[in-house]
RNA sequence: GGGCUCAUAGUUCAGUGGCAGAACGCUUCGUUGACAUCGAAGAGGUGGUAGGUUCGAUUCCUACUGGGCCCA
Numbered sequence: 001g002g003g004c005u006c007a008u009a010g011u012u013c014a015g016u017g018g019c020a021g022a023a024c025g026c027u028u029c030g031u032u033g034a035c036a037u038c039g040a041a042g043a044g045g046u047g048g049u050a051g052g053u054u055c056g057a058u059u060c061c062u063a064c065u066g067g068g069c070c071c072a
Base pairs, nucleotide, nucleotide: 001071002070003069004068005067006066007065010024011023012022013021018055026042027041028040029039030038048064049063050062051061052060
């Protein structure tokens, strides 16, 4: 220098055009003498950044930033 791939909740990840989800973690309540387990409820997201396409973008396109891999 060229190419590929990843970026979504505190963590690990799903979702591939139409209200953004799960598990674990966190908070509250129940249960216990207490803790754990278990049960119920809840909080938590400018979807890496900036543009574009579209009635509508996490999803499609472009550039950039950061991580990983391959070639030279």